[in-house]
Molecule: transfer RNA
Organism: Camelus ferus
RNA sequence: GGGGUAUAGCUCAAUGGUAGAGUGCCUGCCUAGCAUGCAGGAGGUCCUGAGUUUAAUUCCCAGUACCUACA
Numbered sequence: 001g002g003g004g005u006a007u008a009g010c011u012c013a014a015u016g017g018u019a020g021a022g023u024g025c026c027u028g029c030c031u032a033g034c035a036u037g038c039a040g041g042a043g044g045u046c047c048u049g050a051g052u053u054u055a056a057u058u059c060c061c062a063g064u065a066c067c068u069a070c071a
Stems, first nucleotide, its partner, number of pairs: 001070001002068005009023004017054001025041005047063003051059001
């Protein structure tokens, strides 16, 4: 120097139109109590900056960190 990844505490989705799932956490129900189960809730500077666009997690550019195959 090439390619890839960066989104909730963790693992991961999201075809340019106000970001979701599983798991975890909290509350309630259930139980003598716990677990399981059911219902509800909280939790996000979508890695950073800039650009394009009416509108960017998404497209362009630069940077940062990590992964990877070469030389």